Record summary
Small-subunit ribosomal RNA, 3' major domain from an uncultured organism, 477 nucleotides, folded computationally. Rfam family: Bacterial small subunit ribosomal RNA. Gene Ontology terms of the family: structural constituent of ribosome and ribosome. The full RNA is in RNAcentral, with records from ENA, Greengenes and SILVA.
Context: one part of a larger RNA
RNA sequence: UGACGGGGGCCCGCACAAGCGGUGGAGCAUGUGGUUCAAUUCGAAGCAACGCGCAGAACCUUACCUGGGUUUGAACUGCUCCUGCCCGACUUGGAGACAGGUCUUUCUCGCAAGAGACGGGAGAUAGAGGUGCUGCAUGGCUGUCGUCAGCUCGUGUCGUGAGAUGUUGGGUUAAGUCCCGCAACGAGCGCAACCCUUAUCCUUAUUUGCCAGUAUUAAGUUAGGUACUCUAAGGAGACUGCCGGUGUUAAACCGGAGGAAGGUGGGGAUGACGUCAAGUCCUCAUGGCCUUUAUGCCCAGGGCUACACACGUGCUACAAUGGUAGGUACAAAGAGUUGCCAACCCGCAAGGGGGAGCUAAUCUCAGAAAACCUAUCUCAGUUCGGAUUGGAGUCUGCAAUUCGACUCCAUGAAGUUGGAAUCGCUAGUAAUCGCGGAUCAGACUGCCGCGGUGAAUACGUUCCCGGGCCUUGUACA
Numbered sequence: 001u002g003a004c005g006g007g008g009g010c011c012c013g014c015a016c017a018a019g020c021g022g023u024g025g026a027g028c029a030u031g032u033g034g035u036u037c038a039a040u041u042c043g044a045a046g047c048a049a050c051g052c053g054c055a056g057a058a059c060c061u062u063a064c065c066u067g068g069g070u071u072u073g074a075a076c077u078g079c080u081c082c083u084g085c086c087c088g089a090c091u092u093g094g095a096g097a098c099a100g101g102u103c104u105u106u107c108u109c110g111c112a113a114g115a116g117a118c119g120g121g122a123g124a125u126a127g128a129g130g131u132g133c134u135g136c137a138u139g140g141c142u143g144u145c146g147u148c149a150g151c152u153c154g155u156g157u158c159g160u161g162a163g164a165u166g167u168u169g170g171g172u173u174a175a176g177u178c179c180c181g182c183a184a185c186g187a188g189c190g191c192a193a194c195c196c197u198u199a200u201c202c203u204u205a206u207u208u209g210c211c212a213g214u215a216u217u218a219a220g221u222u223a224g225g226u227a228c229u230c231u232a233a234g235g236a237g238a239c240u241g242c243c244g245g246u247g248u249u250a251a252a253c254c255g256g257a258g259g260a261a262g263g264u265g266g267g268g269a270u271g272a273c274g275u276c277a278a279g280u281c282c283u284c285a286u287g288g289c290c291u292u293u294a295u296g297c298c299c300a301g302g303g304c305u306a307c308a309c310a311c312g313u314g315c316u317a318c319a320a321u322g323g324u325a326g327g328u329a330c331a332a333a334g335a336g337u338u339g340c341c342a343a344c345c346c347g348c349a350a351g352g353g354g355g356a357g358c359u360a361a362u363c364u365c366a367g368a369a370a371a372c373c374u375a376u377c378u379c380a381g382u383u384c385g386g387a388u389u390g391g392a393g394u395c396u397g398c399a400a401u402u403c404g405a406c407u408c409c410a411u412g413a414a415g416u417u418g419g420a421a422u423c424g425c426u427a428g429u430a431a432u433c434g435c436g437g438a439u440c441a442g443a444c445u446g447c448c449g450c451g452g453u454g455a456a457u458a459c460g461u462u463c464c465c466g467g468g469c470c471u472u473g474u475a476c477a
Stems, first nucleotide, its partner, number of pairs: 001477002003474003007471007015461002019425005026316008034307002042053002064302007077126002079123006088103006106117004129291002132289003138285002140280003143276001145274001150189006156165003169180003195268004200236006209226003214223002239262001242256005318418001322377006334365003339358002344353003384415001389410007431453007
C1' cells in the first nucleotide's frame, strides 16, 4: 500500500421488511447429470453451466457409429504429357458414392503447319486437408463484479524509502454530482450531457391515410375537402427557470405556481482501470504439437430422439373470479413475389379446389383474445383436467418406420393448491389475455418483439446477501 475480520461509523441496491404471483407435489415439453449403446458427436459447470452454443437434428445439417469406396484427393497454386472437351440427353451394374456405354463435339490468331486461351484426363512432386490436441502459448469476441462510482496522471509539497498528498474533512447528490474548507494546483478515463424512442404543441406535406360540413353508397364506397386523426421532416417545450421556506450569503433540499410533462419526466443504446490463467482453437484468425492409402475426402443406413433414475427451466392444470354454447366490441407491432394468398365452392375439421389483388399506409396474412350480454352446468375426480392409447385422415417433403406437425372419432391417467427450501416483481410494473417475427420445405410450451385488461405494498434499515467511502486490528501478500 492492499486484502481480510462472526471490528466500528456513514450510505446504497426488490438485499431484507410490507405485499402480489410463482417454483419445489401432478402430467407433459425442453436442457443437463447418470446409465445404456456400435454410436448415443463436441463444448458450457456456483452466482456468471443446465429452453445455453442450437434464430428451429427425418435425409442434408453432422462433427458420432457401422458398412461400402478413395488417395495430389471435394476446393487452391505451380510443372510435364495426352486430349477437345465441358454442358446436356439416353442407358447398364450398384444401397449409393462410383465404374462403364451411346449420341452430341470449344474459342481466338493463322492459307496451312502450328501457337495461344478455356477446360477435361493421366503422372510426379512441392504441398493440400484435419470440427485432431493445447482457450494454461494467442488475437478477436463475450460473460461477470456493475451502469457499481470509481481508476489514474503531470507539476508541486511531505517522507531515507515503499509511498503519501491531490481523491481526506463539513455539507449535498443517482453520481469523485456540486459547494465550502484544505499543500496542493490542474488534467485524463469514467458520471452527466450530446444519440434513439415515448409523452404535449406548432409549421410544412395531403396519398394509399382521415371525414367536420354537402351530396351519394350495403360500405370513406364515390364526388369533394385537407379541418381533425394518423403518417414523417423541421422546430418549440423542462432549465430548479419563477415564488416561499430551510441552509453557511453556498451547493442543495422541502413546499407551491404555471404546465402535456418537474426536478435524471418514462424507456433504450452507451459498460472506466481492472478481476475471475472465467468462456470460446467447434464462427473466424493463429503459434506449437500430432496426422498424411488417414485423425483427410465421398456415400448408404443408423445415431445425436435411448431410459430403473436425479436436477434445472418452462407449459397445462387441479376449477364456479370457472367450464361449455350462442351473440357481440375494441389493438399495436410486424411479414409477404421461390412469397402473402381474398371472394366463392367442397369437407365436421386439419385442409382441398379456385383464382382476384398485392414488390404494399392501396392487396393479403387477419378471425385479436381476455372483456361484455344471454343460457346452462351446481361442487363431483365432475360438462374440471387433459396425459395416454386405438382408429381414420390432412399437409410439407425424393422420403414422416426408427423420428414431423396438425385434424376428427373414441379412450379419459395423475392431479382437490403442493414438505424442507427457494425465485421474480416498486407502475402502465406484477399478474393475466391474445397478436406478430426471426430461423425455416415442414416442425416452438423456447427466443425476440407488440399491444389489451390492470393491481397490492414499501413503517423502516435491527437482521440475511452484494456493493461504495472513512477508520481500526492483523503472526496474510